[in-house]
């Protein structure tokens, strides 16, 4: 190069306490932007809880068992083949 492929932001609709999913429109980009959360690292949120105030409510810190593979690093699989 050929043929495909995912799909960012955003906007509807759904689930969630929240991140964030999810489905549709929509395409920043993506040679694995496919798959796994690996007691690898990191980053997000804080419902339960635990601490403080306080009459109570509230608010406020701590915290992941929740989230993020399109953050990196690692495994597992992969379409074409000029070089």
């Nucleotide at each position: 190069a050929a043929g495909a492929g995912c799909a960012a932001a955003g906007c509807c609709g759904g689930g969630g306490a929240a991140a964030c999913c999810c489905g549709g429109c929509g395409a920043c980009g993506c040679a694995a932007a496919g798959c796994c959360a690996g007691c690898g690292g990191g980053u997000c949120u804080a419902a339960a809880g635990u601490u403080g105030u306080c009459a109570a409510a509230a608010c406020a810190a701590c915290c992941a068992a929740g989230a993020c593979c399109g953050c990196c690093c690692g495994g597992c699989u992969g379409c074409c083949g000029a070089a």

The prediction has a mean pLDDT of 85. The RNA shown here (c-di-GMP-I riboswitch aptamer) has 83 nucleotides and comes from an Anaerolineae bacterium. The sequence was found by an Rfam model in a public genome assembly. Its Rfam family is "c-di-GMP-I riboswitch aptamer". About the family: GEMM was predicted in a large-scale screen for bacterial structured RNA regulatory elements.